[in-house]
RNA sequence: ACGUGCUCCGGGGUCGGUGCAAGUCCGAACCGGCGGUCAUAGUCCGCGAGCCGCGAGGGUCGAUCGAACAGGUCGGCGCGAGCGGUUGAACCGGUGGAAAUCCGGUACCGACGGUGAAAGUCCGGAUGGGAGGCGGCACGU
Numbered sequence: 001a002c003g004u005g006c007u008c009c010g011g012g013g014u015c016g017g018u019g020c021a022a023g024u025c026c027g028a029a030c031c032g033g034c035g036g037u038c039a040u041a042g043u044c045c046g047c048g049a050g051c052c053g054c055g056a057g058g059g060u061c062g063a064u065c066g067a068a069c070a071g072g073u074c075g076g077c078g079c080g081a082g083c084g085g086u087u088g089a090a091c092c093g094g095u096g097g098a099a100a101u102c103c104g105g106u107a108c109c110g111a112c113g114g115u116g117a118a119a120g121u122c123c124g125g126a127u128g129g130g131a132g133g134c135g136g137c138a139c140g141u
Stems, first nucleotide, its partner, number of pairs: 001141007008132001014028004029121002031110002033047004042108002050086005057079001059077007090106005112124003
């Protein structure tokens, strides 16, 4: 250096109001995964998680053909590599050679299920999955 395996890899509800009841409503508050970019990005270009569909393959249960604990066929259940679809939001001014990324100002966005009442911030699927890395460890060349 390259390869393989393992490992690692998401933040945020505080104060007040209404109410029998709200980190869910109202006023203020707080948060921002990964790669890219002439220059640092929640809002640019992509990726990831969620959801929907298809689905190689394998598991299991039942029925059935069969001499068979061989091998098939049909059906149920629950997995599932991979593929396709779906999935939010930014402008103005300034600096600069260059910024939709920096500085100033004002905005905006945030899966699904749950809940005594509507959730980016609470609880749950999730001790899961995961993009990804000039990270860490081990082994090999």
FMN riboswitch aptamer (RFN element) from Agromyces protaetiae, 141 nucleotides, folded computationally. It matches the Rfam family "FMN riboswitch aptamer (RFN element)". From the family's description: The RFN element is a highly conserved domain that is found frequently in the 5'-untranslated regions of prokaryotic mRNAs that encode for flavin mononucleotide (FMN) biosynthesis and transport proteins. The coordinates come from a structure-prediction model, not an experiment, and the mean pLDDT is 81. The source organism's lineage runs through Bacteria, Bacillati, Micrococcales, Microbacteriaceae and Agromyces.